[in-house]
Context: one part of a larger RNA
RNA sequence: GGAUGAACGCUGGUGGCGUGUCUAAGGCAUGCAAGUCGAACGGUCCUUCGCUCCACACUGCGUGUGGAGCUACGGAACCGCAGGCGUCCUCAAAUAUUCAGGGGAGCUUGCUAUUCCGAAGCCCCGUGCGUAGCGCGGAGCGUAGGAUAGUGGCAAACGGGAGAGUAACACAUUAGUAAUCUGCCAGAAAGAAGGGCAUAGCUCGUUGAAAAACGAAUUAAUUCCCUAUGUGAUCUUAAAAUUAUGUUUUAAGAUUAAAGCAAGCAAUUGCGCUUUCUGAGGAGCUUAUGGCCUAUCAGGUUGUUGGUGGGGUAAAGGCCUACCAAGCCAAUGACGGGUAGCGGGUGUGAGAGCAUGGCCCGCCUCAUUGAGACUGAGACACUGCUCAAUCUCCUACGGGGGGCUGCAGUCAAGGAUCUUCCUCAAUGGCCGAAAGGCUGAAGGAGCGACGCCACGUGCAGGAUGAAUCUUUUCGGAGUGUAAACUGCUUUUCUGGAGGAACAAGCUUCGGUUGAGUGUACUCCAGGAAUAAGCCGCCGCUAACUUCGUGCCAGCAGCUGCGGUAAGACGAAGGCGGCAAGCGUUAUCC
Repeated sequence: GGAUGAACGCUGGUGGCGUGUCUAAGGCAUGCAAGUCGAACGGUCCUUCGCUCCACACUGCGUGUGGAGCUACGGAACCGCAGGCGUCCUCAAAUAUUCAGGGGAGCUUGCUAUUCCGAAGCCCCGUGCGUAGCGCGGAGCGUAGGAUAGUGGCAAACGGGAGAGUAACACAUUAGUAAUCUGCCAGAAAGAAGGGCAUAGCUCGUUGAAAAACGAAUUAAUUCCCUAUGUGAUCUUAAAAUUAUGUUUUAAGAUUAAAGCAAGCAAUUGCGCUUUCUGAGGAGCUUAUGGCCUAUCAGGUUGUUGGUGGGGUAAAGGCCUACCAAGCCAAUGACGGGUAGCGGGUGUGAGAGCAUGGCCCGCCUCAUUGAGACUGAGACACUGCUCAAUCUCCUACGGGGGGCUGCAGUCAAGGAUCUUCCUCAAUGGCCGAAAGGCUGAAGGAGCGACGCCACGUGCAGGAUGAAUCUUUUCGGAGUGUAAACUGCUUUUCUGGAGGAACAAGCUUCGGUUGAGUGUACUCCAGGAAUAAGCCGCCGCUAACUUCGUGCCAGCAGCUGCGGUAAGACGAAGGCGGCAAGCGUUAUCC
């Protein structure tokens, strides 16, 4: 001098592009990060329409009908009351007769109560029909659409994170696999015929605090099983060719497949299914070479080195096992110890080299720690299973649940490192016939001068030169065209107006889809308006005076400054350097 995933101090206007737990692979609250398919399947629920059956409410009006009640009218019967007549009877008084009075029988008039009959009116209740309003349930069958717990299929082995372990075929380059596998995708050939047993779900029951578990009955499929067929494939035997334990061809024998769904009136078409061959992409295994420190690690090794038989794997092999032999590695550093993911790259340097491996890409390894297998084309599987350990949570104490080295976020550690944001609009992934669903991948926004780049903080004129401040030999000198002042501009800023691309797709062919975003950008208006600091000034090293201090206080990368005239400490003025940064510290060249 350059560099950094930096940190600290002072300072801080804007934008773009990047980048951000280097420490405790320490512990984690909460939410989200892998689902999807009803065009595989039986159910369940909801909705539309049609048919059949059952059940049909309420209110108003009109009309018909049945019943009860009330009222008045007409007729009949009858009780009672009142009035009149009274020939008659009776009682009392008086002499007799008679008068008066009381009572009774009879006749008559009026009133009233009750009952019955008749024909009307009013009102209430029930009911049939018509009309208007309002309301309209249940069951079964069919039809069309939607939703979905479960069975089934595919995905979940990708994508995303981290670097603990690993000095190794882990990585890089090279070569091989005649020692191998490969779902989805592409090409080619052939096929897809019959039949059957279950089971989840639903229902019922039981246990349990929960997590969940058990029993009974019943049902479907692209679930599972059996038979048939065999283009083929596999195995055995034989023959031939070629050779490397392989490979190829022919013949015989044995073994071995399958599933449907949708559209359509149908023919058929589409998506699937089965066997085999080839390809592409992917993966496994092997080979040679290469890349750390340490000899104060010198001998190491018994499945160890090789062989035979057997097992195992997709596959060669001590990969495993029984037996046999005694090998194998090592100063060209075995074995041990320490450290470390490797590479493309990155930093520096003229180069050789040295250092480094953060972001991005490729490979490897790991998923709280250790172990194990299951499923599957693929895992010994980050958000699958089982066991053990540690930690933690729930509990009715019997028993259960969990794993952020995903995205955010939190505690801790530390000098130190961000939002519990928006969207699937684009790119890509999974599922689906599609519409579409999911996607903390991704696209974006937010925070941090952490880095790089770009822009700005005005431009021109303006005095032998204001004021302030500093200094002075008191004359002056510096600050300094700097300011004021005059004119101009408007990048930025503020306000207003307009306003994208990124969109391909999907679709009922009309239309509709942008998180970022009213963002970028364009125009108009306003006004120098909103915007400068940090470090240094003895030499190295660009830049100097005054005052204070007095080997004190302090400075310092090295030489060294400071003990009364300090250009080295502190302050002021001046000056130098860099500039939205400037210095310091750490590390590398």
A computed fold for a 589-nucleotide part of an RNA from Patescibacteria group bacterium UBA6816, annotated as small-subunit ribosomal RNA, 5' domain. The prediction has a mean pLDDT of 83. The sequence was found in a public genome assembly. Lineage of the source: Bacteria > Bacteria candidate phyla.